RNA sequence: GGGCCCGUAGCUCAAUUGGCAGAGCCGCCGGCUCAUAACCGGCUGGUUUCAGGUUCGAGUCCUGACGGGCCCA
Numbered sequence: 001g002g003g004c005c006c007g008u009a010g011c012u013c014a015a016u017u018g019g020c021a022g023a024g025c026c027g028c029c030g031g032c033u034c035a036u037a038a039c040c041g042g043c044u045g046g047u048u049u050c051a052g053g054u055u056c057g058a059g060u061c062c063u064g065a066c067g068g069g070c071c072c073a
Base pairs, nucleotide, nucleotide: 001072002071003070004069005068006067007066010025011024012023013022019056027043028042029041030040031039049065050064051063052062053061
């Protein structure tokens, strides 16, 4: 220098080929217990990496940038 893949909650990951962003863990509150753990219920948490474009509508499609990984030179 060239090619491919990925970027979503504090962490790990979903989102049915475009239709109002979710789960588990963590944290907080409550229940249970003499108490702790485990278990059960509830709650909090998002500029979907950034900037544009297409569209009635974008996490999803297109372009560029940034970051990470792999391959080639």